[in-house]
RNA sequence: UAGCGACAGGCCUAACACAUGCAAGUCGAACGGGAAUUAACCUUCGGGUUAAUGAGAGUGGCGCACGGGUGAGUAACGCGUAUGCAACCUGCCUGUAACUGGGGGAUAGCUCCCUGAAAGGGGAAUUAACACCGCAUAAGACCACACUAUCGCAUGGUAGAGUGGUAAAAUAUUUAUAGGUUACAGAUGGGCAUGCGUGACAUUAGCUAGUUGGCGGGGUAACGGCCCACCAAGACUACGAUGUCUAGGGGUUCUGAGAGGAAGGUCCCCCACACUGGUACUGAGACACGGACCAGACUCCUACGGGAGGCAGCAGUGAGGAAUAUUGGUCAAUGGACGCAGGUCUGAACCAGCCAUGUCGCGUGCAGGAAGACGGCCCUAUGGGUUGUAAACUGCUUUUGUACGGGAAUAAAACCAGUUACGAGUAACUGGCUGAGGGUACCGUACGAAUAAGGAUCGGCUAACUCCGUGCCAGCAGCCGCGGUAAUACGGAGGAUCCGAGCGUUAUCCGGAUUUAUUGGGUUUAAAGGGUGCGUAGGCGGACUGGUAAGUCAGUGGUGAAAUGCUGCAGCUCAACUGUAGAAUUGCCAUUGAUACUGUCAGUCUUGAGUACAGAUGAGGUAGGCGGAAUGUGGUGUGUAGCGGUGAAAUGCUUAGAUAUACCACAGAACACCGAUUGCGAAGGCAGCUUACUAAACUGACACUGACGCUGAAGCACGAAAGCGUGGGUAUCAAACAGGAUUAGAUACCCUGGUAGUCCACGCUGUAAACGAUGAUUACUGGUUGUUUGCGAUAUAUAGCAAGUGACUGAGCGAAAGCAUUAAGUAAUCCACCUGGGGAGUACGUCGGCAACGAUGAAACUCACAAAGGAAUUGAACGGGGCCCGCACAAGGCGGAGGAACAUUGUGUUUAAUUCGAUGAUACGGCGAGGAACCUUAACUUGGGUUUAAAUUGGGAAGUGACAGGGGUGGAAACAUCUUUUUCUUCGGACACUUUUCAAGGUGCUGCAUGGUUGUCGUCAGCUCGUGCCGUGAGGUGUCGGGUUAAGUCCCAUAACGAGCGCAACCCCUAUCGAUAGUUACCAGCACGUAAAGGGUGGGGACUCUAUCGAGACUGCCGGUGUAAACCGUGAGGAAGGUGGGGAUGACGUCAAAUCAGCACGGCCCUUACAUCCAGGGCUACACACGUGUUACAAUGGUCGGUACAAAGGGCAGCUACUCCGCGAGGAGAUGCGAAUCUUAAAAACCGAUCUCAGUUCGGAUCGAAGUCUGCAACCCGACUUCGUGAAGCUGGAUUCGCUAGUAAUCGCGCAUCAGCCAUGGCGCGGUGAAUACGUUCCCGGGCCUUGUACACACCGCCCGUCAAGCCAUGGGAGCCGGGGGUACCUGGAGUAUGUAACCGCAAGGAGCGUCCUAGGGUAAAACUGGUGACUGGGGCUAAGUCGUAAC
Repeated sequence: UAGCGACAGGCCUAACACAUGCAAGUCGAACGGGAAUUAACCUUCGGGUUAAUGAGAGUGGCGCACGGGUGAGUAACGCGUAUGCAACCUGCCUGUAACUGGGGGAUAGCUCCCUGAAAGGGGAAUUAACACCGCAUAAGACCACACUAUCGCAUGGUAGAGUGGUAAAAUAUUUAUAGGUUACAGAUGGGCAUGCGUGACAUUAGCUAGUUGGCGGGGUAACGGCCCACCAAGACUACGAUGUCUAGGGGUUCUGAGAGGAAGGUCCCCCACACUGGUACUGAGACACGGACCAGACUCCUACGGGAGGCAGCAGUGAGGAAUAUUGGUCAAUGGACGCAGGUCUGAACCAGCCAUGUCGCGUGCAGGAAGACGGCCCUAUGGGUUGUAAACUGCUUUUGUACGGGAAUAAAACCAGUUACGAGUAACUGGCUGAGGGUACCGUACGAAUAAGGAUCGGCUAACUCCGUGCCAGCAGCCGCGGUAAUACGGAGGAUCCGAGCGUUAUCCGGAUUUAUUGGGUUUAAAGGGUGCGUAGGCGGACUGGUAAGUCAGUGGUGAAAUGCUGCAGCUCAACUGUAGAAUUGCCAUUGAUACUGUCAGUCUUGAGUACAGAUGAGGUAGGCGGAAUGUGGUGUGUAGCGGUGAAAUGCUUAGAUAUACCACAGAACACCGAUUGCGAAGGCAGCUUACUAAACUGACACUGACGCUGAAGCACGAAAGCGUGGGUAUCAAACAGGAUUAGAUACCCUGGUAGUCCACGCUGUAAACGAUGAUUACUGGUUGUUUGCGAUAUAUAGCAAGUGACUGAGCGAAAGCAUUAAGUAAUCCACCUGGGGAGUACGUCGGCAACGAUGAAACUCACAAAGGAAUUGAACGGGGCCCGCACAAGGCGGAGGAACAUUGUGUUUAAUUCGAUGAUACGGCGAGGAACCUUAACUUGGGUUUAAAUUGGGAAGUGACAGGGGUGGAAACAUCUUUUUCUUCGGACACUUUUCAAGGUGCUGCAUGGUUGUCGUCAGCUCGUGCCGUGAGGUGUCGGGUUAAGUCCCAUAACGAGCGCAACCCCUAUCGAUAGUUACCAGCACGUAAAGGGUGGGGACUCUAUCGAGACUGCCGGUGUAAACCGUGAGGAAGGUGGGGAUGACGUCAAAUCAGCACGGCCCUUACAUCCAGGGCUACACACGUGUUACAAUGGUCGGUACAAAGGGCAGCUACUCCGCGAGGAGAUGCGAAUCUUAAAAACCGAUCUCAGUUCGGAUCGAAGUCUGCAACCCGACUUCGUGAAGCUGGAUUCGCUAGUAAUCGCGCAUCAGCCAUGGCGCGGUGAAUACGUUCCCGGGCCUUGUACACACCGCCCGUCAAGCCAUGGGAGCCGGGGGUACCUGGAGUAUGUAACCGCAAGGAGCGUCCUAGGGUAAAACUGGUGACUGGGGCUAAGUCGUAAC
C1' cells in the first nucleotide's frame, strides 16, 4: 500500500499458570432389576394388577497401552543401518485338533438404619450372572527320569517311543449360530543382544567397588551383577576413559559444480515425557496424558474437622514476547472403540472462519487517435526536447464485478425391500434410504470500462539523470564513501528503472571464501620449522619366489518403509497442488570369483643399514701440568711538578714525591702474531704449549650380518649470555651507586671512581635475531671457478675420484627480492607449525622452578577493521656518501644597513572614517602604471533628489513645443523655484523634453569556480615523446658510465635508435673597418665675411657624426696534451680571442602563490539602494617597534672666486634665448622653435683664496618672520625663496646587505605622471674611476649519481610513552548471595518381595507387627560453577589538553 481465487502454513518465547465447554466409551444378543410412558383390566378414585417399550445407576465383558499433544530430559544400543535370539512374549484376527460334565459359597445393586458441611463412609437384611471357588476328564501342553536317531558356531537343538506327576471350560438364544477352554501353527505387534555410524571442550588424564570375571541361587516372558552369597583382582582409558557444557534422533529441508556446510518447522518412522519426584496394581500389552497410592510445590472449596485438582488433547484466557488464528460445523466421507445389528461415541478426521505468511493463477482493459494540445519539467530559450498515443475523442471486448436464474460430483456400502444361484443362511444383482461443507464449485442471461496500483530505487558495485533547496548544517550510508555555495549520493520536483498485489527494511543459513584447502592452501623475507639430538608408540619402507585373500576389483542375492527429489503419463479450465508408473536411493549385510598392488605367512638375496681391517684429519670433549707478553698492586732506587682526561673542561691522583723510568716480588684473568667466506662439533659452541683418557665424520679395500631402515607424538638428554644457591677467588672490565661535565631539564650519551657480576667447583634455571630468520631422510636434474682432508695414477705439466666448505651463472621455481647439486627446482615419507590487526604470549587454571621466571594458553572488547604486513617502483626529505656550480664561502676591497635627524611604506593603536588589496625568501620607495589640497575616492558625517548620469543616434504608447541657454531668489552645494528669450517643416514628420514599459547600475562576495597577466624556484639545465628492448606490473632503458663544457655542450662507450620543448645560434645596442647618402650635423683643403670672433656664408663629401647595407671572430692558424670532444700557451695576426660586453628571450612544472579594485567572466547578493549626486572632513592621526632610503658626522673636506668637458631626453595651455627689475624664488617685456636648425642645461674635475680639528665657516633638523609660484581654493594638507634660529649627530653593539671591470664607489643630467607637489622614489643618461679571487674544508642555494626510509598533504612528514578528562568490557579482591552434581551419617512415606506364635477365619487366607530397598527431608565437610563487592591492576576507544621527543 492492497482487487480476486486455488493450494499450503500458522506460540520458534514460559515443559509458565489455567476460568468454561467438549476430547473414551460401548454392550439388554452376559446379569439382577427397573423410573417413566402407553395399552387392557380392576378400583374404595388415593391407586393397583398384567403386557409392551424401556431412561438413570449397578455387577460383568471388551476398550481405555490406539488415536491426539509436546521435545523438558537423554551424548544413550536413544536413533540410523545391518545382523542375531539354540534366551523370548503376543488380546482381538486366520488355520488345524480336541473339549465345553457336574457342583458350591458369596457380593454390588435394591430396601432399612447411622454418620459427615461436602467428598464420601459405615452397618443390617436380601439377590443374579459369561463375576468368584472346588470336583471330574484331558493330549501332540508343562515337569521329572532314563533311551535311540540326527543336526549344529559353544552352551546345545530337533524328532521319536516309554514311565510317573500337574493344570481347563460359560453360557445366551430364534437350535443354528455367537461365545468359552486346551494345544499347535500363522499373521501382526512388541522385548532383548551385537557390529558400525551418530556433538564440543585435554585450561576435564586417569576412572571403577556390584566395579570386571567365575561358581551357585533368586527373579523375569526371556539372556544377563538384573539381584544375592562366596571366590578371584580384575574392567575401561591418549583409536580420548572419567568429568563439564550443549542437544531428542532419522527419512528429509536449504545451499553448493561437487565434496561439504547449516537446519530437523509442516508430513512420515522411532524414542522420551504428561504439575515435580517415587511406587506398584490391573491387564495380552502400562509402571498408564483425560487410572491408583505416597511425598512435594502451587491453586481452589470448607461449617476449619477435612476435601478437590493437573489443557505438552480441541477451542479459549492470562502471562511472556518482535511474533503466530475460532470458546465454529459435521460424523456426510476416511479411520477407530463397543455391539449380531440398528446404532452410540469420536475437538482423530472432514469442512468452514481469521492472517498477502508463502507458492501458483487471474484481473485492473484492447484498438484507433498528432493541433505531437493545455499544464508540468528541462534547455544552447524568436525556438526545441520530454511527459506522450499519454489524455480528450471514436470503436470494441466483458475475465472480474453487480443483478437474476439453473445447479453438481463427492455416495457407495452397511441397512431395508425384492430377484437369482445352492440346502433354512450366505453370495451376487436390482431398487430404496443417507451431504457438514453448500444453494458452494460450475453454467446461463443482462448491465457497463464500468469495481480494482502500488512500493522501492536511480554515484560505483547495479538497471535507471536533470533542475531547485541546503551549505561538513540538515541528513544519507550494505561496502567504497557523499554533504564545507554550481551535490546525478542529503530534501523536494520532473523524468527514468526494477518488481508488481505487492514492495522495501530487519534477522538467520549456505554460497561466492581454494578465507581450515579430502577434492583443494601454506611455513627464507607476508601468519607459520620445534634451540638441538637420542628414542617409545604410531606412520612409511629395498630385490626375488611361493602360499593366503584382510584391504582392493568384479558378478549375484537380500535390504535400503512410505512420502520427498527426478522422468513419463494423468486429474482439478491452466498452474501451484494431487494421483499413478518408472528409474534412482552413490549405504549396509551375505555370497561367488579375480590376485596386479598393499597387508600377512614362509623361503632366498645384497644394492639400503651396520660390523671387522688399514690409513689419515681437526680450536671435537674431559682432567692435569707448564709458559711468556700485558695489566694491576707491593717493595727499593732514579727523578721533579705536574699527571690524567675531554669537543672543551672538571671531578680524581700528586711535594707525605705522583705520572715517567729501572730492578725485584705477587696476584688473577685472557691467550697477540699464525688466523683465513680455514677447520671440528647435533646444536649451544670450541683457539698459548703439553700429557692422559675419550668421541666422531672421512678415505681405501670388500671379509662378515642380511632390510637389521627412515621419521618420530609422549619421554629422556644436551643447551650462549644474564640470573639464583653453597663455598672459593677477584688482575681487568663493569649493571647498581657516587661525583664531575653537557643541557631549558639530563635520573642519559662523555669523564673520574666503583659494588654485584665477570673466573673456579658443585647444583639450579631452560631461555636468545638459540638465524641459513630455510625440520629430518632418500632419489633425480646444466655449467664455470676457488679452497680443506684423503686416495690411487703417473709423463711430475697436471687431470680424475670421494667427502666437506665458498663464489658466479643457466633451466626451473618464486609476489618479487632472490634460490639455483649445500635448492627456495622435480618427487616420496614422517614430524612440527600457521589461518586479519590489536587485546596478548596477557588473564585464569595447571605443570616445572629456591626465586627470577618458564611451559601450556584464552575470552570479552575494539578498529575512521579492509586494514596490519611483504617485496619492489617513482618521488620527496636527510645535521647519509660521491661529483659539480653560483659574489655561496674564502681572498680583496669599496660602499652601506643596524646608532642620529628627516623622508617614506607597512604593523599596531586611535578614529565617525583613518577605503581596499599585498604578509618568509617571492608583502613592507609595492598597487590605482609613472603624482590623495577639491576632483581622484572606492571608507565616514550631514544633506538631496531620481529611477536613473551614460550606453542602445534602442523599441512600443501618450503628451508638450518647449528644453537647453541667459538672469534672479533660497541654499554649503547638489538641487529646487521664478522670470526671460523662444525651433525647423515638403505638414507626413524631424528634433528636444516630460510620463509610462522593456531595457540599467554596483571598486558588493567568491583569485578555493575562471580567462588573461604576473612573481618565484631560475637563464637553473633540465623536462619529455615515438619505435624498439627489459620487467607479471608500477616502471625502467634512452637521459646511465668515462671524459669535457657556461650548458642533457660535445665526444667515446652503450639495447637502444631517433625526435621535440629548453641550452646555443638567429634579433637589438655597443667596440673596428668599408660602401652608399649628405640636412638642420661636419669643415680638411679653396674662397667670402666681420672691430674682433663665431661653419656666419659660397662651397665641399675628406673627417666627426647621422642611418642603411655590408665586412669582421670561426679554436680559423701555430706549438703542446688527449682516441676524440676539448683543454693549455704574456704564440702570431687582429679594433676585438675563446658564449668580446650588455639586452630581449624564462622548458615541463611547483607554490589551490598574487590579482573578481586594470579588464573580462560563471555563480550568489542589493535594486526609492550595497545604484547615483553634492558639501565637509578622512586616506597626511601617533606612547611605540620594524623595513627601505636621503642627509650627515667633515680637511681626499666646507665656503668663495675663476676656467673647462657630456650623453640621453623634453618642448606650443610648451621650452624660452636676449634685455630690464628683484638679494632670491620670480616678475615685466621680447625673439626663436612643433625642433640634428631654436631652447632647456651639467656636476665632480682643474686653478687660486680662506677655514685648521672645534659640535666648528662641519651638520642641517626644528621653529619664527617675510615672500614667490601654481591653482575656484594651500587651515587641516603644496613646493620654492630670503633673513634669522642652529637640534641630534664626532663613523655606529650583536648581527647583516650589495658588487668581480668601464664593475664597485663617486658626480651631476634627463624623462614619465603632473595646474602645482610632499620625487630623498622609479626609469634612463653620460663624467671620473679602483682592489682581489690561494681555493672549495665550512655556511646558503642549486644540479647529477648513489644508499637506507615506518614519509607520499611527501620532514612544517610520521610517530611513542606517562599524566589529565569521558566512556566501555575485563582480571584480582575481605567477603556476600545463589545453582547443579557427588560423598558420609541420621530419618524414612507409599509400595513390591519376604518373615511371623497370640487377633479374625473350618480352611484357603487376612489383619497386625517386623526385615530389605527407597522418593523426600535433615545434618556435615569438601569440590565445581554463576552473580554481586569497598578497593585495586592493566587494556581498548575518544578532530584540535600537558610533558618531553623514544622509533622511521
The prediction has a mean pLDDT of 80. Small-subunit ribosomal RNA from an uncultured bacterium, 1448 nucleotides, folded computationally. Rfam family: Bacterial small subunit ribosomal RNA. The sequence is in RNAcentral, with records from ENA, Greengenes and SILVA.